[in-house]
RNA sequence: UUCUUAUCAAGAGUCAGGGGAGGAAGUGGUCCUACGAUCCUGCAGCAACCAUUUAUCCAAAGUGAUAAGUAAAGGUGCUAAUUCCAGCAGACAGUUCCAAUGUCUGGCAGAUGAGAA
Numbered sequence: 001u002u003c004u005u006a007u008c009a010a011g012a013g014u015c016a017g018g019g020g021a022g023g024a025a026g027u028g029g030u031c032c033u034a035c036g037a038u039c040c041u042g043c044a045g046c047a048a049c050c051a052u053u054u055a056u057c058c059a060a061a062g063u064g065a066u067a068a069g070u071a072a073a074g075g076u077g078c079u080a081a082u083u084c085c086a087g088c089a090g091a092c093a094g095u096u097c098c099a100a101u102g103u104c105u106g107g108c109a110g111a112u113g114a115g116a117a
Base pairs, nucleotide, nucleotide: 001117002116003115004114005113006112007111008110013043015042016041017040018039022032023031024030027086028085029084044079045078046077049075050074053068054067055066056065057064058062083109088106089105090104091103092102093101
């Protein structure tokens, strides 16, 4: 980098130091930001994907499946706003008919974990 798969409505920084202009992926909107953001380092915290623990099942006894629990220690991740909202398609509502708009479902894109190439 690519593929597969799971999750994305909850939670957690008014911290210290550095630095000095854009940042929230991309497009539009809307926000954050010299009262110093984004970012880097440290510390703190959140969560429970992997791992760890327990039980059950399959079975030929293992890199297995399912469920539950813990958060001291391990591998990641995360700590503005639902992935901030939308973009594409469909259904319903709406309209005399369209349209605007709203709700829902699916999809695209993205993020993170695990596995594989």

About this RNA
Model confidence (mean pLDDT): 80 of 100. This is a predicted structure of a 117-nucleotide RNA (SAM riboswitch aptamer (S box leader)) from Peribacillus huizhouensis. Its Rfam family is "SAM riboswitch aptamer (S box leader)". Its family is annotated with regulation of gene expression in the Gene Ontology. The sequence was found by an Rfam model in a public genome assembly. Taxonomically the source falls in Peribacillus (Bacteria, Bacillota, Caryophanales, Bacillaceae).